[in-house]
RNA sequence: GUUUGAUCCUGGCUCAGGACGAACGCUGGCGGCGUGCCUAACACAUGCAAGUCGAGCGGGCCAUACUGGUAAGCUUGCUUACUGGUAUGGUUUAGCGGCGGACGGGUGAGUAACGCGUAGGCAACCUACCCAUGAGACUGGGAUAACCCUGGGAAACUGGGGCUAAUACCGGAUACGCUCUUCUUGGGGCAUCCUGGGGGGAGGAAAGGGGGCGAGAGCCUACCGCUCAUGGAUGGGCCUGCGUCCCAUUAGCUAGUUGGUGGGGUAACGGCCUACCAAGGCGACGAUGGGUAGCCGGCCUGAGAGGGUGGUCGGCCACACUGGGACUGAGACACGGCCCAGACUCCUACGGGAGGCAGCAGUGGGGGAUCUUGCGCAAUGGGCGGAAGCCUGACGCAGCGACGCCGCGUGGGGGAUGAAGGCCUUUGGGUUGUAAACCCCUGUCCUAGGGGACGAAGGAAGUGACGGUACCCUAGGAGGAAGCCCCGGCUAACUACGUGCCAGCAGCCGCGGUAAGACGUAGGGGGCGAGCGUUGUCCGGAAUUACUGGGCGUAAAGGGCGUGUAGGCGGCCUAACGUGUCAGGCGUAAAAGGCUGCGGCUCAACCGCAGUUAUGCGUUUGAAACUGUUAGGCUUGAGGGCAGGAGAGGGGAGCGGAAUUCCCGGUGUAGCGGUGAAAUGCGUAGAUAUCGGGAGGAACACCAGUGGCGAAGGCGGCUCUCUGGACUGUACCUGACGCUGAGGCGCGAAAGCGUGGGGGAGCGAACAGGAUUAGAUACCCUGGUAGUCCACGCUGUAAAACGAUGGGGUACUAGGUGUUGGGGGUAUCGACCCCUCCAGUGCCGUAGUAAACACAAUAAGUACCCCGCCUGGGGAGUACGGCCGCAAGGCUGAAACUCAAAGGAAUUGACGGGGGCCCGCACAAGCGGUGGAGCAUGUGGUUUAAUUCGAUGCAACGCGAAGAACCUUACCAGGGCUUGACAUGUGCCUGACGUGCGUGGAAACGCGCAUUUCCUUUUAGGACGGGCACACAGGUGGUGCAUGGCUGUCGUCAGCUCGUGUCGUGAGAUGUUGGGUUAAGUCCCGCAACGAGCGCAACCCCUGCUCCUAGUUGCUAACGGGUAAGGCCGAGCACUCUAGGGGGACUGCCGGGGACGACCCGGAGGAAGGUGGGGAUGACGUCAAGUCAUCAUGCCCCUUAUGUCCUGGGCUACACACGUGCUACAAUGGCCUGUACAGAGGGAGGCGAACCCGCGAGGGGGAGCGGAUCCCAAAAAGCAGGUCCCAGUUCGGAUCGCAGGCUGCAACCCGCCUGCGUGAAGUCGGAAUCGCUAGUAAUCGCGGGUCAGCAUACCGCGGUGAAUACGUUCCCGGGCCUUGUACACACCGCCCGUCACACCACGAAAGCCGGUAACACCCGAAGCCGGUGAGCUAACCCUGGAAAGGGAGGCAGCCGUCGAAGGUGGGGCCGGUGAUUGGGGUGAAGUCGUAACAAGGUAGCCG
Repeated sequence: GUUUGAUCCUGGCUCAGGACGAACGCUGGCGGCGUGCCUAACACAUGCAAGUCGAGCGGGCCAUACUGGUAAGCUUGCUUACUGGUAUGGUUUAGCGGCGGACGGGUGAGUAACGCGUAGGCAACCUACCCAUGAGACUGGGAUAACCCUGGGAAACUGGGGCUAAUACCGGAUACGCUCUUCUUGGGGCAUCCUGGGGGGAGGAAAGGGGGCGAGAGCCUACCGCUCAUGGAUGGGCCUGCGUCCCAUUAGCUAGUUGGUGGGGUAACGGCCUACCAAGGCGACGAUGGGUAGCCGGCCUGAGAGGGUGGUCGGCCACACUGGGACUGAGACACGGCCCAGACUCCUACGGGAGGCAGCAGUGGGGGAUCUUGCGCAAUGGGCGGAAGCCUGACGCAGCGACGCCGCGUGGGGGAUGAAGGCCUUUGGGUUGUAAACCCCUGUCCUAGGGGACGAAGGAAGUGACGGUACCCUAGGAGGAAGCCCCGGCUAACUACGUGCCAGCAGCCGCGGUAAGACGUAGGGGGCGAGCGUUGUCCGGAAUUACUGGGCGUAAAGGGCGUGUAGGCGGCCUAACGUGUCAGGCGUAAAAGGCUGCGGCUCAACCGCAGUUAUGCGUUUGAAACUGUUAGGCUUGAGGGCAGGAGAGGGGAGCGGAAUUCCCGGUGUAGCGGUGAAAUGCGUAGAUAUCGGGAGGAACACCAGUGGCGAAGGCGGCUCUCUGGACUGUACCUGACGCUGAGGCGCGAAAGCGUGGGGGAGCGAACAGGAUUAGAUACCCUGGUAGUCCACGCUGUAAAACGAUGGGGUACUAGGUGUUGGGGGUAUCGACCCCUCCAGUGCCGUAGUAAACACAAUAAGUACCCCGCCUGGGGAGUACGGCCGCAAGGCUGAAACUCAAAGGAAUUGACGGGGGCCCGCACAAGCGGUGGAGCAUGUGGUUUAAUUCGAUGCAACGCGAAGAACCUUACCAGGGCUUGACAUGUGCCUGACGUGCGUGGAAACGCGCAUUUCCUUUUAGGACGGGCACACAGGUGGUGCAUGGCUGUCGUCAGCUCGUGUCGUGAGAUGUUGGGUUAAGUCCCGCAACGAGCGCAACCCCUGCUCCUAGUUGCUAACGGGUAAGGCCGAGCACUCUAGGGGGACUGCCGGGGACGACCCGGAGGAAGGUGGGGAUGACGUCAAGUCAUCAUGCCCCUUAUGUCCUGGGCUACACACGUGCUACAAUGGCCUGUACAGAGGGAGGCGAACCCGCGAGGGGGAGCGGAUCCCAAAAAGCAGGUCCCAGUUCGGAUCGCAGGCUGCAACCCGCCUGCGUGAAGUCGGAAUCGCUAGUAAUCGCGGGUCAGCAUACCGCGGUGAAUACGUUCCCGGGCCUUGUACACACCGCCCGUCACACCACGAAAGCCGGUAACACCCGAAGCCGGUGAGCUAACCCUGGAAAGGGAGGCAGCCGUCGAAGGUGGGGCCGGUGAUUGGGGUGAAGUCGUAACAAGGUAGCCG
């Protein structure tokens, strides 16, 4: 940030931070310091990584000296050659021998372990080289490599014979001390025991080399070694306490197992091994099993606690191709040793052999991914050596990689006409932006040249891989060096264009369906910067596992209830102890790291030094309040005794009455029953009804309560009996005996299951029938089986087992008022009443708590103790596994996958087949209609070239249309035009325009001829017109869902809001609700509200009465004149009237009602009475309501056409359907004759009089009139008289025919009227439906607008003039209050399940495949151990002169135990796969129904 219309809460998801051995994308200048196979403990070519010592030994070679032998020469003692010996020197190093190859280096496979960490122990041990001390090294002996000879083999390698040396090997001597044994004596300890002194016996060592002196023998030696012993140092071994991951869907494990004794073995304890004996040992404080994992110092994160992690560096462990084994050695079960087995690779002459990079480089492979087959031993360190020195892929350096951290640079200053260009724009401008250009500088990095280290030590010299590097100087030159991500909110940064639910974006919410700040691009902006983003992982935020630091009435969460085991917790006093606790000391907690300070590289990273930290463990001293333990005591907790009373507490037995049903009998007759209404059913074979008798089962009316009892489930007639618990009183007894309670055990409604069970009246799943319905496997009705009841056993939910409140337990924290049981006091004769205590059970309420609702001594308050449970929704209480069950099923109880929510409480609305109050021609009451007929008109539909378009429930449909023959006209067909029918502007050309005539054509339009301008400064310009060209015009083309404006509607309804205050965490409430009243949110009263605004009302207009003013064209009373008559005339302005201004009505007055009041009822007066009647006036808003075709307008679209002109056609079609009307169906009427009375209007391209003509429409005529004057004009119904006589008519007039009239360019499609003729349907209209409450309905005519003409429509006007309203139950609409809600695009809402389709993950499944650890048996390598050992055998012993023999000892061989790999077998566990199958999830517009949400239309829900 995200659930909502909004709110608060719960709760999950997501983001911003930090980190990394990283990887990927784009980009990439320099340096320093770090760092770099996380995967295949996969396989490895090649080189190197452990040797060294000649001062241990023999040997080889060379030289020299001495000395032999042989040969030759000869000067017979010399020379030469060859060949030996000895000595010395030099050199070499294969072998023997010594030391080292057990360190250093690598890796993390295995390991859940004394492996590691930490603290201890060894009185149970070892330790080469090193140090210290003591003692010693005497005397003998036999071999064997090398070498020589000779065999085998391809090779690796090896057999036999012969010679020889040692610091190699062996015997003897010596032995302070050492080991064993024995005797004696002292000291100490936690047990075994340890330790010191003395005596006896037995046993056990050694090696030389170098140097010096010396002729030599030999001697010396402060050198290197050797032996024994003691001690030290160092390194190790073993043992122990504590700590060390996940799964209980792993609950039992164990046979050398646990202990003992004897023996063996080891450096050493030990069941380590063996024989025997005993039967133990481990485990809920988690054994065993499974999974995962090297552990730590540390590292990352975090406020901390904690969580995660264990790469580099350091400590420990383990491993070295896999498995097993020992040998050697001080040390190994041994990375660059050996043997065996296995797999793999290589060599081979096929007989045999060789090998092990998890050392450094490097290769292949795997992988998203991780480097050079470099230089050097100069430094540090290691091995050997006396040393020189040799070796050292440890190490020191360099290389590669932005992998990380740190530092630096890519320039600095000036520079406004705010250049150009880009982008935006309201066209003014803005922005990029001092940015650039340009001017002046600087020189880090860079390039070139010059100089040039520290690291190197002990007195000197010598010695540098890095490296001519760092660093310094000089010169050159702005020159070579910027990108990446983002800009809807979170989150810092906005515009344009393109796109049009497409393409795409996306961390969450979500963007995109024609104006997208969310996609793509551009401009601009924001962030970071040699990097920037993305992905992954960890911590954080997340108090979202809550120790610090959460919860469980309704959000997820109290176990159905009890009893009780382990465990946890526990009253008062005293004393002791000191394992918890607290304090001090000491030891340890390696170094590195962290922190602080100082210092060294120019700074920093990095490094050095010092201090500190390291909360831990051990040990010691002390304290004793608290906890604990022990001892003693106490009574208040708990229990018991005694005395009481209450109760549907439980079990058993018996008894009772009412009612239903059935059976029998009587009376009695046609129905009964049932429902919304019916039917099924019962009944004339006698039902129902009624009376009597009987049977049987189940349940117990009234009492009954807001009551009682029980742990819960639950318990209800009465009596008896057995039995549990609670309460009150007393204070006699015990003396903490208590609370809770994981497992365990018991109880546990209903339904259900079992018994060849019992019982069965009523009720009643299933089932049947009747209804209802579109269907009705339901609701309603008639029947009815299980069952309901009893016995015994199971089930165990489970239940919405609820107070959704665990048990609970204990204590504390204002009150008020009921009620049940008991006690006390007071009072009374007594019962009541009253006061009070305890226990239970309700309501209200303070503080407090709580998200709110609410809870509130029966807490959801304040605390403590114990148990259970929760951690987003769905999947799912499902699957698998286990346990239980006869079954049904129960208990335990996941995951994949999927969603961005799912929820709680409250708010405002809306809605309800919820409620209350109240209005309205809403119903009712009434009058007249519509729906039926004909016609008119509009619409739908259909048709058509076109039937232009719009309006579509009310609120479209005689609507836009207040006038479609052409025009209108937007449509169609055809014919034309292209700056255009119309506007403005520019350039060029032209002079007209117009008119007349002729001609083509349907016209538009075209062609031809004739005629003809104005102003002026007279080149030229202007006005006007035409032509050409260009800007542009034009569009009734689209979008009313981009808009303005206007309008409809709810609705003339009484509402809609605001400010301040108050209440509420908040949405919001209050006000505006309430009590009255009103037409009204009208007014009054009350009230945490007080005021105010838009509405209502009033103000305005018409009308009703009256007054004033005015008096023509109006009027005419009086006067006069006059006529056939008439205000006709004079005159008048009284009256009527006209039209301007006043008055009048306000519940003002009276009576009554109303608590007061508002107001209501009645009355008086008045023309009018309670808003007098009518109009205008339409609150906040709703319907994306209507209109782009009135107009305006954004955007899009057309541009020789979607523009424009014209002719003709169409909008007038017609099988139908609907709306609105007209005229009727007749006698309250039709027709005829006569006759009376309006109002409001209109009139100049007009109204048009008289008069004449025509039957008439009309024609002629033209007076008068721009109107209180003239005309339209007659009003009609009415009234009077006549006629018709109930008939499809003398009703009705449709339709059609003929003949006319009028308007108009023109009445064919397609006008109106007249006359004559024709004379249809229709006899009052089904379901349904409309209007109207008084001058109204109904009825009658008149006028007007539009208009050339055309009116049944529309807008007005007056005439005549009713009926009815009990009333508000019902229908519709509305207002207010209230209630429920899962609705909020708001019931035209929401939403459930099957089916169908697609996709996804999962379960089951005949089987198939693989892994893993055990077990049984077979085989049994190497090797250790044991036995044997007739074969072989130098040293020692015996015999022997010797040869030789014998013995001891040893070896081969053989036998045995153990034993890896392998084989066979049956099981266990885990995984993969599997035809098919099961449900689940997801998916814009599929099917069927309507279950749930409002009483959801049968209240819902749980089992």

Source information
This is a predicted structure of a 1503-nucleotide RNA (small-subunit ribosomal RNA) from uncultured Thermanaeromonas sp. The sequence is in RNAcentral, with records from ENA and SILVA. The prediction has a mean pLDDT of 83. Its Rfam family is "Bacterial small subunit ribosomal RNA". Gene Ontology terms of the family: structural constituent of ribosome and ribosome.